This is a predicted structure of a 113-nucleotide RNA (FMN riboswitch aptamer (RFN element)). The sequence was found by an Rfam model in a public genome assembly.
RNA sequence: GCCACUCUUUGGGGGUUGGUGAAAUUCCACAUCGGCGGUAAAGUCCGCGAGCUGAAGCUGAACAGGUGAGAUUCCUGUACCGACGGUUAUAGUCCGGAUGAAAAAAGAUAAAA
Numbered sequence: 001g002c003c004a005c006u007c008u009u010u011g012g013g014g015g016u017u018g019g020u021g022a023a024a025u026u027c028c029a030c031a032u033c034g035g036c037g038g039u040a041a042a043g044u045c046c047g048c049g050a051g052c053u054g055a056a057g058c059u060g061a062a063c064a065g066g067u068g069a070g071a072u073u074c075c076u077g078u079a080c081c082g083a084c085g086g087u088u089a090u091a092g093u094c095c096g097g098a099u100g101a102a103a104a105a106a107g108a109u110a111a112a113a
Base pairs, nucleotide, nucleotide: 006108007107008106009105010104015030017029018028019027031093032092033082034081035048036047037046038045043080044079051058052057062078063077064076065075066074084096085095086094
């Protein structure tokens, strides 16, 4: 100095818009948000976490063109997706479980090889 153990800290964002209506921050229009690791920089690739579950498992969504040695990650254009419970009316954005938990990141201590 490195790895594992132990401990500590960190560890999810977003509508004070307009319309209709008896009623909607839930519909329509417009706006807006994007956990962790990998990889050319990723919500849409691969994997993980979260969520659901009769504990085995299940679980969303992208194409075209350009640059380049290399990009489904960058640039341009046009799309798409989003748990559970609640609600005068259907929710990624409101309220709640949650001052929670986790993937994971950083740091600290000491021993052996």